[in-house]
């Protein structure tokens, strides 16, 4: 140089053309003399950037950037 994969809340991952789920974590309640555990509760994501196609994009489609991996 070429191929390929992957990018979504602090982190680890679903997930589908039509307001994005959970899990750990954070925070403050209940418990406890204090904690830990358990219960029940909040907040946190322009879904890696630009374009396009569509009423309507995270999701399709073009190029780009990173990380990983194949090969010369």
């Nucleotide at each position: 140089g070429g191929g390929g994969c992957u990018g979504u809340g602090g982190c680890u991952c679903a997930g589908u053309g039509g307001u994005a789920a959970a899990g750990u974590g954070u925070c403050a309640g209940c418990u406890u003399g204090g904690g830990a555990u358990g219960c029940a509760g909040a907040a946190g994501g322009u879904c890696c950037c630009a374009g396009g196609u569509u009423c309507a994009a995270u999701c399709c489609c073009u190029g780009g950037c990173a990380u990983c991996u194949c090969u010369g």